[in-house]
């Protein structure tokens, strides 16, 4: 890079360096010289993956045990520490305003897209 699963409305900042732009695109809306992005040290959340521990669940097997799950830990591998993935972008579903028509408004569903983990190529 690619596919496959899975999660995504919660959490977490203090310095030093630099110095204009960032939040994925695209349109809003937003952070940002009161210094954003981004590096660098510390710290921190969280609980994907590994590991530890408890309860003693469900299957399997026949006394060795295996497998799937549940509740904690947080050592080691990622990751994250503005805003719901900040909104939305396709589909279609209910409500509301004007009440025909056209159009606007809200809620929430399903996809896409995206961004983490784990596995495979």
């Nucleotide at each position: 890079g690619a596919c496959u699963c899975a999660u995504c409305g919660a959490g977490a900042c203090c310095g030093g360096c630099u110095g204009a732009g960032g939040g994925a695109c695209a349109g809003g809306c937003c952070c940002u010289u009161g210094g954003a992005c981004g590096c660098c040290g510390g710290g921190g959340c969280a609980a994907c993956c590994a590991c530890c521990c408890g309860a003693a669940g469900g299957c399997g097997a026949c006394c060795g045990c295996g497998c799937c799950g549940c509740g904690g830990g947080a050592u080691g591998g990622u990751g994250c520490c503005a805003a719901c993935u900040c909104c939305u972008g396709c589909g279609g579903a209910g409500c509301c305003c004007g009440c025909c028509a056209c159009g606007g408004g809200c809620u929430g569903c399903g996809a896409g897209a995206g961004a983490u983990g784990a596995g495979u190529c």

Overview:
This is a predicted structure of a 121-nucleotide RNA (SAM riboswitch aptamer (S box leader)) from an Acidobacteriota bacterium. The organism belongs to Acidobacteriota, within Bacteria. The sequence was found by an Rfam model in a public genome assembly. Model confidence (mean pLDDT): 82 of 100.